[in-house]
RNA sequence: UUUGUAUUUCAGGGGUGGUGAAAUUCCACACUGGUGGUGAUAGGCUUUGCCUUAGUCCACGACCGCAUAAUGCGCUGAAUCGGUGAGAUCCCGAUACCAACGGUAAAGUCCGGAUGGAAGAAAUGACAG
Numbered sequence: 001u002u003u004g005u006a007u008u009u010c011a012g013g014g015g016u017g018g019u020g021a022a023a024u025u026c027c028a029c030a031c032u033g034g035u036g037g038u039g040a041u042a043g044g045c046u047u048u049g050c051c052u053u054a055g056u057c058c059a060c061g062a063c064c065g066c067a068u069a070a071u072g073c074g075c076u077g078a079a080u081c082g083g084u085g086a087g088a089u090c091c092c093g094a095u096a097c098c099a100a101c102g103g104u105a106a107a108g109u110c111c112g113g114a115u116g117g118a119a120g121a122a123a124u125g126a127c128a129g
Base pairs, nucleotide, nucleotide: 002129003128004127005126006124007123008122009121010120015029016028017027018026030109031108032099033098034060035059036058037057042052043051044050045049055097056096064074065073066072067071079095080094081093082092083091101112102111103110
């Protein structure tokens, strides 16, 4: 230094108005985007390097179903066009689209399971290779 292991901490955002007896659910107009990877990369900085950058590309988690001792298996949403260029599903521009379960006037944004769980991130320590 690296790999494995242990402990601790952290780990999801977003609404107003109108109609109506009743809707934060309908309608209108807004708003939000978990984790890792990729990035012809581009931008920034204190430049042997470091930081940020995809909701709809790949993978994972959450939710749900089945079996279970641990846990495993299954299911799991959505994008095109144009531009630049040698090369872009990621850059730039435009226009679209998607968002578990239960509750309730039909819910991505309200309430609830959840003071939960978790992809994973960081820190610390010890041991082994």
This is a predicted structure of a 129-nucleotide RNA (FMN riboswitch aptamer (RFN element)).
It was read from a public genome assembly, where an Rfam model found it.
Its mean pLDDT, the model's own confidence on a scale to 100, is 76.